Small-subunit ribosomal RNA from an uncultured bacterium, 1397 nucleotides, folded computationally.
RNA sequence: UGCAAGUCGAACGGUACCAGGCCCUUCGGGGUGCUGGCGAGUGGCGGACGGGUGAGUAACGCGUAGGAAUCUACCUGGUCGAGGGGGAUAACCCGGGGAAACUCGGGCUAAUACCGCGUAAGCCCUGCGGGGGAAAGGGUGCCUCUCCGAGGAAGCACCCGCGAUCAGAUGAGCCUGCGUCGGAUUAGCUAGUUGGUGGGGUAAAGGCCUACCAAGGCGACGAUCCGUAGCUGGUCUGAGAGGAUGGCCAGCCACACUGGGACUGAGACACGGCCCAGACUCCUACGGGAGGCAGCAGUGGGGAAUCUUGGACAAUGGGCGAAAGCCUGAUCCAGCAAUGCCGCGUGUGUGAAGAAGGCCUGCGGGUUGUAAAGCACUUUCAGUGGGGAAGAAAGCCGAGGGCUGAAUAAGCCUGAGGGUUGACGGUACCCAAAGAAGAAGCACCGGCUAACUCCGUGCCAGCAGCCGCGGUAAUACGGAGGGUGCGAGCGUUAAUCGGAAUCACUGGGCGUAAAGCGCACGUAGGCGGUUUGGUAAGUCCGAUGUGAAAGCCCUGGGCUCAACCUGGGAACUGCGUUGGAUACUGCCAGACUAGAGUCCGAUAGAGGGGGGUGGAAUUCCCGGUGUAGCGGUGAAAUGCGUAGAGAUCGGGAGGAACACCAGUGGCGAAGGCGGCCCCCUGGAUUGAGACUGACGCUGAGGAGCGAAAGCGUGGGGAGCAAACAGGAUUAGAUACCCUGGUAGUCCACGCCCUAAACGAUGUCGACUAGCCGUUGGGCCCGGUAUAGGGUUAAGUGGCGCAGCAAACGCGAUAAGUCGACCGCCUGGGGAGUACGGCCGCAAGGUUAAAACUCAAAGGAAUUGACGGGGGCCCGCACAAGCGGUGGAGCAUGUGGUUUAAUUCGAUGCAACGCGAAGAACCUUACCAGCCCUUGACAUCCAGCGAAUCCUGCAGAGAUGCGGGAGUGCCUUCGGGAACGCUGAGACAGGUGCUGCAUGGCUGUCGUCAGCUCGUGUCGUGAGAUGUUGGGUUAAGUCCCGUAACGAGCGCAACCCUUGUCCUUAGUUGCCAGCGCGUCAAGGUGGGAACUCUAAGGAGACUGCCGGUGACAAACCGGAGGAAGGUGGGGAUGACGUCAAGUCAUCAUGGCCCUUAUGGGCUGGGCUACACACGUGCUACAAUGGCCGGUACAGAGGGUCGCGAACCUGCGAGGGGGAGCCAAUCCCAGAAAACCGGUCGUAGUCCGGAUUGCAGUCUGCAACUCGACUGCAUGAAGUCGGAAUCGCUAGUAAUCGCGAAUCAGCAUGUCGCGGUGAAUACGUUCCCGGGCCUUGUACACACCGCCCGUCACAUCAUGGGAGUUGGUUGCACCAGAAGUAGGUAGCUUAACCUUCGG
Repeated sequence: UGCAAGUCGAACGGUACCAGGCCCUUCGGGGUGCUGGCGAGUGGCGGACGGGUGAGUAACGCGUAGGAAUCUACCUGGUCGAGGGGGAUAACCCGGGGAAACUCGGGCUAAUACCGCGUAAGCCCUGCGGGGGAAAGGGUGCCUCUCCGAGGAAGCACCCGCGAUCAGAUGAGCCUGCGUCGGAUUAGCUAGUUGGUGGGGUAAAGGCCUACCAAGGCGACGAUCCGUAGCUGGUCUGAGAGGAUGGCCAGCCACACUGGGACUGAGACACGGCCCAGACUCCUACGGGAGGCAGCAGUGGGGAAUCUUGGACAAUGGGCGAAAGCCUGAUCCAGCAAUGCCGCGUGUGUGAAGAAGGCCUGCGGGUUGUAAAGCACUUUCAGUGGGGAAGAAAGCCGAGGGCUGAAUAAGCCUGAGGGUUGACGGUACCCAAAGAAGAAGCACCGGCUAACUCCGUGCCAGCAGCCGCGGUAAUACGGAGGGUGCGAGCGUUAAUCGGAAUCACUGGGCGUAAAGCGCACGUAGGCGGUUUGGUAAGUCCGAUGUGAAAGCCCUGGGCUCAACCUGGGAACUGCGUUGGAUACUGCCAGACUAGAGUCCGAUAGAGGGGGGUGGAAUUCCCGGUGUAGCGGUGAAAUGCGUAGAGAUCGGGAGGAACACCAGUGGCGAAGGCGGCCCCCUGGAUUGAGACUGACGCUGAGGAGCGAAAGCGUGGGGAGCAAACAGGAUUAGAUACCCUGGUAGUCCACGCCCUAAACGAUGUCGACUAGCCGUUGGGCCCGGUAUAGGGUUAAGUGGCGCAGCAAACGCGAUAAGUCGACCGCCUGGGGAGUACGGCCGCAAGGUUAAAACUCAAAGGAAUUGACGGGGGCCCGCACAAGCGGUGGAGCAUGUGGUUUAAUUCGAUGCAACGCGAAGAACCUUACCAGCCCUUGACAUCCAGCGAAUCCUGCAGAGAUGCGGGAGUGCCUUCGGGAACGCUGAGACAGGUGCUGCAUGGCUGUCGUCAGCUCGUGUCGUGAGAUGUUGGGUUAAGUCCCGUAACGAGCGCAACCCUUGUCCUUAGUUGCCAGCGCGUCAAGGUGGGAACUCUAAGGAGACUGCCGGUGACAAACCGGAGGAAGGUGGGGAUGACGUCAAGUCAUCAUGGCCCUUAUGGGCUGGGCUACACACGUGCUACAAUGGCCGGUACAGAGGGUCGCGAACCUGCGAGGGGGAGCCAAUCCCAGAAAACCGGUCGUAGUCCGGAUUGCAGUCUGCAACUCGACUGCAUGAAGUCGGAAUCGCUAGUAAUCGCGAAUCAGCAUGUCGCGGUGAAUACGUUCCCGGGCCUUGUACACACCGCCCGUCACAUCAUGGGAGUUGGUUGCACCAGAAGUAGGUAGCUUAACCUUCGG
């Protein structure tokens, strides 16, 4: 903005407008309602239906089943009527006001509009006499009867209407039972409230309204209040029971801008009517007016988000009409949106060279993949052309027949036949031709959960439903290839149910996981013993009514199928009515004694309340004796004491508590109760009988009791003792310890009402193996009428079967099996807190949340680890000893610093004389500079050249440029092999990174005695057992025991070495005896005895004896023996731990560099130096230094080597070159020791650093930067703070010797021998370890975990002086429209009148 409710001229007056007829006409037209229509108007019916929405409503609103006191237009059936009058008023005309909307005055007129009168079958009222109240006509046709008489009027006929009334149907109103969300931090609500009577009112019952009377009514079975919400059939889910929900369709309700109100009407308090108020929008001349899409479209706004301002009344239905017909955004269709459901297509077959390309790769290949291409087919759907339904039956016309009628008329009923009507739409469907032609995406691929690789990224970027991924090898991020799932869809988000037995009715729990009220009494309620009869409420069965349709389910039918539509059935688990059954429950009546209780006797008891009384002890006071301390502690001090304490004796005061008895003993409901006596009193147990006759159990609210502390008032106060004070402890110590000390503790009265008020186990009853104690009874046996035994019920304990339990455990005192009732729980934190209520004097108690936050919190048990837990045991672990380090100087390593570089690694023990068994160059990885680029090295290809050797020049050298010598081997004569040079590219190379990607190797716990397995057994399981226990050992070594029996890796042994003996062998080693010989010497002949060498044996096994032990294992002692209990030493290192160490020994994945992060060379650096630490050497001296003399090893090494004699130098060394491939020769004088001398406690005759000079050796080369020698120099240091290391016997300590590496370079390392001690009571403590056990909130395992304050930021919530808004109660002011009534004024046609009104 348009449309969605009009229609009827057959109710009426009419005629603006259209058409026609008639009349007139000046031919322009005019007149005439005459006809068909018909604007506006009067009147009727309809606008109360249809369509929309869900704001309100927790209600008789809805659902279901009923009820009685009602109305109902149109429709159907019946009965009775419809007579005769009257007065107005729109329209219209005239005039007026207003911008408009609209309105006022005057005049005319009709009706199915309005009003009397008459009549009243039925109707209404009634005091039963009576009284009251109706109506409307219109249309069509006919002329039989009457009148005019052409044709009409009256009349007749039919149809539509009208009035009254009865009934039906339909629709509506009212009432009732039952059902219908959350909150009790809403517990009391109610004054027309509840009932009655009279009256009023309504269509109708009724406090619906009113007056009076009564004081009721509702509520724990949840009233009132607050919040939320339309209800239902159904829908989704679920095995069901349930839970959630109420969109489409259908029934009901409510609403129509917000609030109020009535009018009209059959029906409304009315979506497209009226009035008022309000908000908003619009018009305005500012005076006033207009409007209501939660109708259909459409617009704006809001929002994550929701369509066309379409066609048609053809069908179905509705309104009006007699009808034709008109109206109908109801409806039927079309449009838009994959929003949903269903169906279909995007092709089918064949096709291996397994094409190309992509991706991966172990480089062989694999995969995409028959997939594609190619070949052969098909043509649905879309597109083109052609054909082409059903949805339509009618209305209408109408031959004929029937009814009515006087009628051949009209009307009504029926009706052969006829023509007409399609929005969708040329749609569904069918045919033809052509061509694989036009048609595939989305999510996912770590597990749940189907589907895996590569690259990129590097706790970044990101993912994520939960667990969780990402910190350089990510199947988890992003991309790719491949795969999986679905498919015109696929994912995401939001929501509901399920799984969730996680609110448990079906179908859970409460000892320790959340959960038993602190305890008993008891109200309502719930439940209730035996028996008889009745009743039939519950219960059960049958019949019947209802349970709308649709939907769901079953079964037919129709669209090619399906979705969808449609016929029938079943179902709707419910409610009502009725008939029957009577076991159980209820109710009524009667009876019983087994539950419960009463009476009598007896028993035990810290049961309760009150009064009295006793002794011990503490403290205080008085007095005596007496003197210097007492007291207290881990140790002290404060404190008390010479003014006489403490100690001790005597006397006195006062308060509180009651030792022994005393006991998993007793009593009590729990809290709790303890000297003795008396008074009052509750309960329990027991015995025998009698009595009552279900009187019982539980128990929401309620009321009572209720430790300690605390509060109020008044007493009391000895000891003890919060607070407080002082002293200690301590980093501090508002604590633990000590000295004091006030409330309080005690009593009386009144409050408080909590607790780990615990058996963490509610009360009552019944049932279900045993064994052992104990208390008080009964009965029996026995007896010294002590003891003891048996049995029984009542208590109180310990084990234990079945059973239960997650396990631990419980187990007749149940946590077993059942019944009754109550209380309580529903993840952790927030929080038993806030707010509110109740209680309290207060302290506080009780009831009791939410926001927010976490992915857990928790229980029981298991294995470890840990403990300033326990038990047992071991180790140079401590202790007992000896010697050191830490102080000095130097050496060496490290940190740090420095530097061009000071290469790198190792970092508590377990890095630091470590890798390095040896950095001047080299090594060397670092730095500077100069060079090379297929490279110093490997493989392949091509060309040239043998290889190789000698040499010149330039240069720091690498390197570059030259000269000369030299021509090899095999051959099928092509060439080939090795080597060198040049060239190209594949490649080389990297001590570059990652030891947290790895292999290997190594360290460490630890040479500690442990670590496991099979089978069996136990446990739901983790797991346990074995492996624990009693002994014993160095040992999980062995023995015994044993639900374990065996076994493996470890231990031990086997191996090497050393200690004794034997055999064999006898050189280079040996030399007793016999010769030779020397100053001396195995030097020599010889010997084989000894030593020794090196091969094989013997030997030691707790074997023997005694003792201990358990008759064992074993231990102690002894004998013998070279050796005695693993003889000494070595090698040997379990399962594992430390992401221990090493990518720089080596190997190796990945990454990185490629004229350099590779390679070569020269020089430098790794050797720096304020400092700090580790490991050592040498010392500080007399057990020593120095000088002289003299003696004794072992194990090694040696040919690019060890190198003798001899000569030489002060010496390092040099010359020399014998001998030796080494039991032969050499290195090679061992040193300490021993003998003698000297020094005399001194910074020295100690100590040797440092420095100067002069040398030696190695080496291409000792400047940076070697070792050694001689002379000179002569530092620190006089035994080392805190702390700390090694060692238990041939050890420590001390002394020298050798070797590896190595040209040279040890104070280091690895070996060798010489001399050669001290000490161990013992296991309390420190450290480490083993076994058993215990606790655990630890498991990255105590270097763990974890608490609180504070600081900053952020989020949420509570409080908060207040402030503001909303809602609500009570009281009050003002008060629109409207309805009803009263009064007054005014007005008035039809009516009345007594003529005034």